[in-house]
């Protein structure tokens, strides 16, 4: 330089969603059940909320909010119209709060590409020590940008 062998190390996203143990077993990333790590709900004083309409309220979650067409309903005015103005509701778009992803990790600065939904409770729940209760799933991706600053790892 090239080709083989052999060793060490390192080896994907999203999410709380990972490990271990025990038993059945049809031996499967199966079923049940127990921990440990995660993660989420409920619950006192203090606090904050206390009044009347209307609209019921609330939790998971990054997933809110605003807005043009287009629907209905109200009230006002009138030139009866393609009017103002509020509520409210469904698609479609354009944006946003906010969220990820870009291969060793973390902070961050540029760049790029993306999401900005869904589901649950069931008339109830503010915050909340002790306490109780509840999840621990799912569905993805093809060769992966640049800089700084602390660290790792593994060789020598």
């Nucleotide at each position: 330089a090239c080709g083989g062998c052999a060793a060490a190390g390192c080896c994907g996203c999203u999410g709380a969603a990972u490990u271990u143990c025990c038993g059945c077993u049809g031996u499967g990333c199966g079923c049940g059940g127990a921990a440990a790590g995660c993660g989420g709900g409920g619950g006192a004083a203090c606090c904050a909320a206390g009044c009347a309409g209307u609209u019921g309220g609330g939790g998971c979650g990054a997933a809110u909010c605003g807005u043009u067409c287009u629907g209905u309903c109200c009230g006002c005015c009138u030139a009866u119209g393609u009017g103002c103005g509020g509520g409210u509701g469904u698609u479609c778009g354009c944006g946003u709060a906010g969220c990820g992803c870009c291969g060793c990790u973390c902070u961050u600065u540029c760049g790029g590409c993306g999401c900005g939904a869904g589901c649950c409770c069931g008339u109830c729940a503010g915050c909340u020590a002790a306490c109780c209760c509840c999840g621990u799933a799912g569905g993805c991706c093809g060769a992966c940008g640049a800089g700084a600053g602390a660290g790792a790892a593994c060789c020598c």